[in-house]
């Protein structure tokens, strides 16, 4: 230097163009227990890496940019 992939709550990760962005895990509150734990229930928490573009409509497709990994040289 060239190509290939990822980039969504605090981690892990869904949604493949139709719209209030969700799941487990965590964290906080309540039941429950003598206390914790476990279990149940309920809550907060996200500018969808960052800027343009197509689109009635973009986390979803297009350019460029960050960042991470990988492969050739």
């Nucleotide at each position: 230097g060239c190509c290939c992939c990822u980039g969504u709550g605090g981690c892990u990760c869904a949604a493949u163009g139709g719209a209030g962005a969700g799941a487990g895990c965590a964290u906080c509150a309540g039941u429950u227990u003598c206390c914790g734990g476990a279990a149940c229930u309920g809550a907060g928490g996200g500018u969808u890496g960052g800027a343009g573009g197509u689109u009635c409509g973009a986390u979803u497709c297009c350019u460029c940019c960050c960042a991470g990994g990988g492969g050739c040289g």